RNAcentral holds the sequence, with entries from ENA, Ensembl Metazoa and GtRNAdb. A computed fold for a 74-nucleotide RNA from Wigglesworthia glossinidia endosymbiont of Glossina morsitans morsitans (Yale colony), annotated as transfer RNA. RNAcentral records the identical sequence in 3 taxa. The gene name in the source record is tRNA-Met-CAT-1-1. The source organism's lineage runs through Bacteria, Pseudomonadati, Pseudomonadota, Gammaproteobacteria and Wigglesworthia glossinidia endosymbiont of Glossina morsitans. It matches the Rfam family "tRNA". Rfam classes the family as a transfer RNA. Model confidence (mean pLDDT): 83 of 100.
[in-house]
Formats: sequence, structure tokens, C1' cells
RNA sequence: GGCUACGUAGCUUAGUUGGUUAGAGCACGGCACUCAUAACGCCGAGGUCACAGGUUCAAAUCCUGUCGUAGCUA
Repeated sequence: GGCUACGUAGCUUAGUUGGUUAGAGCACGGCACUCAUAACGCCGAGGUCACAGGUUCAAAUCCUGUCGUAGCUA
């Protein structure tokens, strides 16, 4: 350099035949429980869906480019 795959919350990730307000687990904050701590239970916060542009009434999802990561290859 070429090819392929991937990029979604602090971490691991679901969602990719375009259409309800983008969800879950762990972690974090609060409450409850306890003599106290942990565990369990309830509630909450946290996402410009890597970035930019395009297609569309509508894009995390489709198309193009850029960036990053991993693998294969010269």
C1' cells in the first nucleotide's frame, strides 16, 4: 500500500428486511433493609450511536469520504 471486519453510556454489549421516546447487564448516585457492612429490592443519572457529507417524509441502520482498532496479504 491492498482487502475484510468492527466503532452505540465509565466497561461489556443488544438493536443493522429504515418507522413507538436507543435498551440491557456490571459499575455510579439516592432510598429501603441491617447493630453495621455486603448481598437482595426500589428509584435515578449517564448516549451529539467515531467524524463529515449524501439519499429519504423519516437514518444507529442505506451510500460516499475521513479517522481509529483488529486480522489477512504484498